[in-house]
RNA sequence: GCGGGCAUAGUUUAGUGGUAGAAUUUGGUGCUUCCGACCCCAAGGCGCGGGUUCGAUUCCCGUUGCCCGCU
Repeated sequence: GCGGGCAUAGUUUAGUGGUAGAAUUUGGUGCUUCCGACCCCAAGGCGCGGGUUCGAUUCCCGUUGCCCGCU
């Protein structure tokens, strides 16, 4: 330099055009003499910039970061 893949919550991840889910974490309630475990509730997220579309996490282009391959 060229090609390919990935980017969603603090962390691990699901989601192939129509209200973004789970686990874990954190805070709170209940239970318990206390802690832990367990039950319930809540908080927290689509790398960035454009395009297409009535509507984009999803499709297209560019860009940033990481990984792999070729030279």
The RNA shown here (transfer RNA) has 71 nucleotides and comes from an uncultured Clostridia bacterium. Rfam family: tRNA. The family's RNA type in Rfam is transfer RNA. Model confidence (mean pLDDT): 83 of 100.